Record summary
RNAcentral holds the full RNA, with entries from ENA, Greengenes and SILVA. A computed fold for a 519-nucleotide part of an RNA from an uncultured bacterium, annotated as small-subunit ribosomal RNA, 5' domain.

[in-house]
Context: one part of a larger RNA
RNA sequence: GGAUGAACGCUGGCGGCGUGCCUAACACAUGCAAGUCGAGCGAAGCGCUUGAAUCUGAUUCUUCGGAUGAGGUUUCUUGUGACUGAGCGGCGGACGGGUGAGUAACGCGUGGGCAACCUGCCUUACACAGGGGGAUAACAGUUAGAAAUGACUGCUAAUACCGCAUAAGACCGCAGUACCGCAUGGUACAGCGGUAAAAACUCCGGUGGUGUAAGAUGGGCCCGCGUCUGAUUAGGUAGUUGGCGGGGUAACGGCCCACCAAGCCGACGAUCAGUAGCCGACCUGAGAGGGUGACCGGCCACAUUGGGACUGAGACACGGCCCAGACUCCUACGGGAGGCAGCAGUGGGGAAUAUUGCACAAUGGGGGAAACCCUGAUGCAGCGACGCCGCGUGAGCGAUGAAGUAUUUCGGUAUGUAAAGCUCUAUCAGCAGGGAAGAAAAUGACGGUACCUGACUAAGAAGCCCCGGCUAACUACGUGCCAGCAGCCGCGGUAAUACGUAGGGGGCAAGCGUUAUCC
Numbered sequence: 001g002g003a004u005g006a007a008c009g010c011u012g013g014c015g016g017c018g019u020g021c022c023u024a025a026c027a028c029a030u031g032c033a034a035g036u037c038g039a040g041c042g043a044a045g046c047g048c049u050u051g052a053a054u055c056u057g058a059u060u061c062u063u064c065g066g067a068u069g070a071g072g073u074u075u076c077u078u079g080u081g082a083c084u085g086a087g088c089g090g091c092g093g094a095c096g097g098g099u100g101a102g103u104a105a106c107g108c109g110u111g112g113g114c115a116a117c118c119u120g121c122c123u124u125a126c127a128c129a130g131g132g133g134g135a136u137a138a139c140a141g142u143u144a145g146a147a148a149u150g151a152c153u154g155c156u157a158a159u160a161c162c163g164c165a166u167a168a169g170a171c172c173g174c175a176g177u178a179c180c181g182c183a184u185g186g187u188a189c190a191g192c193g194g195u196a197a198a199a200a201c202u203c204c205g206g207u208g209g210u211g212u213a214a215g216a217u218g219g220g221c222c223c224g225c226g227u228c229u230g231a232u233u234a235g236g237u238a239g240u241u242g243g244c245g246g247g248g249u250a251a252c253g254g255c256c257c258a259c260c261a262a263g264c265c266g267a268c269g270a271u272c273a274g275u276a277g278c279c280g281a282c283c284u285g286a287g288a289g290g291g292u293g294a295c296c297g298g299c300c301a302c303a304u305u306g307g308g309a310c311u312g313a314g315a316c317a318c319g320g321c322c323c324a325g326a327c328u329c330c331u332a333c334g335g336g337a338g339g340c341a342g343c344a345g346u347g348g349g350g351a352a353u354a355u356u357g358c359a360c361a362a363u364g365g366g367g368g369a370a371a372c373c374c375u376g377a378u379g380c381a382g383c384g385a386c387g388c389c390g391c392g393u394g395a396g397c398g399a400u401g402a403a404g405u406a407u408u409u410c411g412g413u414a415u416g417u418a419a420a421g422c423u424c425u426a427u428c429a430g431c432a433g434g435g436a437a438g439a440a441a442a443u444g445a446c447g448g449u450a451c452c453u454g455a456c457u458a459a460g461a462a463g464c465c466c467c468g469g470c471u472a473a474c475u476a477c478g479u480g481c482c483a484g485c486a487g488c489c490g491c492g493g494u495a496a497u498a499c500g501u502a503g504g505g506g507g508c509a510a511g512c513g514u515u516a517u518c519c
Base pairs, nucleotide, nucleotide: 001519002518003517004516006515007514008513009512010511013391014390015389016388017387018386019384020383021349026347027346028345030344031343032342035091036090037089040088041087044084045083046081047080048079051076052075053074055072056071060067061066098302099301100300107227108226109225110224111223112222113221114220117219118218122215123214124213125212126211127210128209130164132162133161139154140153141152142151143150144149170195171194172193173192174191176189177188178187179186180185200207201206228274229273230272235265236264237263240262241261242260243259245257246256247255277299278298279297280296281292282291283290284289304325305324306323307322308321327338328337329336330335355381357380358379359378363377364375365374366373367372394424395423396422397421404415405414406413407412428460431454432453433452434451438446463508464507465506466505467504468489469488470487474503475502476501477500478499484491485490
């Protein structure tokens, strides 16, 4: 000198774009953050509606006996709905969002391999969808419990569940041929036996279902190289190293198991200990290098602590389940409920870090045929000079060099064209009028915002640090090794350009200094 997610002191006009718990991965009140589909299904309620029955009965006619029968009540029934909230079922809750505790590791980066693998939704191609069955929630009744939540009996549906049929180039077993390779092996062709499918809905336009092959996308595993400090850590290791056989997995593998052998790693630093998420990048530097890993993007890990599996194409799952621990809450003491490292917000810690805001209008995501619903992702707004950038706080003329102030050798000198005064201008702010793009036919939170126009007044808008040398900038007074200053050298003990104040000056400027850290 540059830089910062900064903080502190003094000061503070406006706008744009960014950015904002670095500490306690401490504890959390409250609200919201993942739902959706009635074009899969049955039932219930509500509204409208068709028809029937029952009860009532305005009106009209009347021979006063009665006839007629608008409208309404109750029950049953037919159809219907941008209706309501539960239930079965499907898809999505494995994405998006947060954090960096752990991890020195194939975790990450980079380059390869899988002849050892998987892949819902999407795309392409081929083939198919025949015929049956038994349940169960909802619901009703009984019942246990303070509650959470159940138990029993009875009824019912499906794109829920289960057999049967059909079966290809799919899978399994047996036995072959040809070609190829990188060891296990791969590809193509073909024989015999066995095995496994399906679901309907519809507004008739479609939307779905099953199997196989291929693609795309996303993942899984393996390997080479690279990846902090310490030897005042020198030996470490028994599933340890390898083999054979099996189990398990989508898949290879001590991944796991039985048996056999005694190996394996290590001064080219094993093991142990400490520290740490890694990278693209960011800061600095001419570069080489050094430092950092906030925001944004990629990967990884975690979700109160530890462990476990279930479901599923995908999890060993932040707002799913089970167990154990700690903590908090409810309780009728028998038992239960919870998890902000999502967005706001609270307490606490700290030098220190924001609103319990608006909207799904845009972009994107989930569900749905769609309308649409959901979305604290996101888009915006609010707060903070936290940072960067831009603008303003006026411009021109103006000497009698006014007054005041400081100083003085008392003549003057400085402040100083500075002010006053005259003439202008209106950026920003304020007032009034108009008023977008962002949206494709409609739909705009932002927002009457940006922007434009008009009128109006120099008005509403300057501070901070420094002045001994380094280092730009000097005098007076006070103090008297005191009070104090200080980055280094050093100043202060009676004329201090170094302390304090004033005048003047220098630097930067809505900031200026200080502190901390890196180059």